A computed fold for a 350-nucleotide part of an RNA from an uncultured prokaryote, annotated as small-subunit ribosomal RNA, central domain. RNAcentral holds the full RNA, with entries from ENA. The prediction has a mean pLDDT of 85.
Context: one part of a larger RNA
RNA sequence: CUGGGCGUAAAGCGCGCGUAGGCGGCUUUGUAAGUCGGAUGUGAAAGCCCUGGGCUCAACCUGGGAAUGGCAUUCGAUACUGCAGAGCUAGAGUAUGGUAGAGGGAAGUGGAAUUUCCGGUGUAGCGGUGAAUUGCGUAGAUAUUAGGAGGAACACCAGUGGCGAAGGCGACUUACUGGGCUGUUAUUGACGCUGAGGCACGAAAGCGUGGGGAGCGAACAGGAUUAGAUACCCUGGUAGUCCACGCCGUAAACGAUGAAUGCUAGGUGUCUGUCGGGAGUCGAAUCUCGGUGCCGCAGCUAACGCAUUAAGCAUUCCACCUGGGGAGUACGAUCGCAAGAUUGAAACUC
Numbered sequence: 001c002u003g004g005g006c007g008u009a010a011a012g013c014g015c016g017c018g019u020a021g022g023c024g025g026c027u028u029u030g031u032a033a034g035u036c037g038g039a040u041g042u043g044a045a046a047g048c049c050c051u052g053g054g055c056u057c058a059a060c061c062u063g064g065g066a067a068u069g070g071c072a073u074u075c076g077a078u079a080c081u082g083c084a085g086a087g088c089u090a091g092a093g094u095a096u097g098g099u100a101g102a103g104g105g106a107a108g109u110g111g112a113a114u115u116u117c118c119g120g121u122g123u124a125g126c127g128g129u130g131a132a133u134u135g136c137g138u139a140g141a142u143a144u145u146a147g148g149a150g151g152a153a154c155a156c157c158a159g160u161g162g163c164g165a166a167g168g169c170g171a172c173u174u175a176c177u178g179g180g181c182u183g184u185u186a187u188u189g190a191c192g193c194u195g196a197g198g199c200a201c202g203a204a205a206g207c208g209u210g211g212g213g214a215g216c217g218a219a220c221a222g223g224a225u226u227a228g229a230u231a232c233c234c235u236g237g238u239a240g241u242c243c244a245c246g247c248c249g250u251a252a253a254c255g256a257u258g259a260a261u262g263c264u265a266g267g268u269g270u271c272u273g274u275c276g277g278g279a280g281u282c283g284a285a286u287c288u289c290g291g292u293g294c295c296g297c298a299g300c301u302a303a304c305g306c307a308u309u310a311a312g313c314a315u316u317c318c319a320c321c322u323g324g325g326g327a328g329u330a331c332g333a334u335c336g337c338a339a340g341a342u343u344g345a346a347a348c349u350c
Stems, first nucleotide, its partner, number of pairs: 004321002007304002012318001014201001016199002021194003025088007033081002035077008049065006091191001092188004096183004103177002106174004110154001115149003119145003125136002162169002206247006215241002220236004258317006266295006299306002323350003332343004
């Protein structure tokens, strides 16, 4: 390089935006670079191959032919690709009318509950467990009741419901703001797809500075359990969890399934919107587009299973894989405050 793969066997970057590059809709004209054909020149000889000849055969020697990836010049062909010109509207945008939504950041507000503080009532227990103990309580706890403080999370609604590129997003109100879907006509006229590098975002934990600290709770302490118990259980409890700003850049970041486009039986739910018919109104039912589930044919698959939300049939582009261990280690480099992350071997061994 060819070839084979990537749901579960090794293998889809966590996710997007986008540079170079690769690939790219319909019609037409020109050109003739790629492409295809002819001619000429060249492609040394020997060798290989074919066919003759000579050593008694053969090896060997020798005549002729063929072959020679290709290269150059020249003359043509114009379907496809390229380039240039003109046009189109089915891809892609834009305008305009609607529409659903935990999409995002900001400010404000609310009630339930836990804890705590201060009073009232009240008396001997409370709490906790498999059973207990540590713990709390006559300095008046637990329970109950009135008031205050503070932090965090938002019961029911709630749904294989919705939104978001992914991570993720759930009380209410306000203003700001991104995207989607859909109807109508109008408009631009291929403006597209993918995307090495690059840039942005990226749960939890962790880190820096400053706040905050109710509950929970690594570490830690005590009590149990046990042969032991550096655990599971109980009582406490610091970081942390929360906020602001700045880092970190990883997860079973999962649908373990990259993105885009087209095509290929159906059945049945659900979410949002819409069209038509019907009607006095509501409702029911039907249909189209978009999302989200279940079942299932063809086909695919090692099987499991997937099956118009494909793992089917095809095209384009990117990432990645190549026996197990050693090892996601060592070394080097880049990034980071650090923790570490990214890139990533070999010896040896089976």